[in-house]
RNA sequence: UCCGAUGUAGUCUAGUUGGUUAGGAUAUACGGCUUUCACCCGUAAGGCUCGGGUUCAAAUCCCGGCAUCGGAG
Numbered sequence: 001u002c003c004g005a006u007g008u009a010g011u012c013u014a015g016u017u018g019g020u021u022a023g024g025a026u027a028u029a030c031g032g033c034u035u036u037c038a039c040c041c042g043u044a045a046g047g048c049u050c051g052g053g054u055u056c057a058a059a060u061c062c063c064g065g066c067a068u069c070g071g072a073g
Stems, first nucleotide, its partner, number of pairs: 001072007010026004019056001028044005049065005
């Protein structure tokens, strides 16, 4: 330099042929339970890498950027 893959809460992850609240696990906070802690139960907060485009509507399709990983030279 060229080619490809991936990017969703603090962490891990589901969501494909665009559409009805973006779901789960874990961690965290609060409450319940318990003599207390833990376990367990409930509740809450927290997310689509960035910009542009297409569309009535984009996490999803298209283009570009960035980051990580892999490959070629």
Model confidence (mean pLDDT): 80 of 100. A computed fold for a 73-nucleotide RNA from Lotharella oceanica, annotated as transfer RNA. It matches the Rfam family "tRNA". By type it is a transfer RNA. The RNAcentral record of the sequence draws on ENA. It is recorded under the gene name trnE.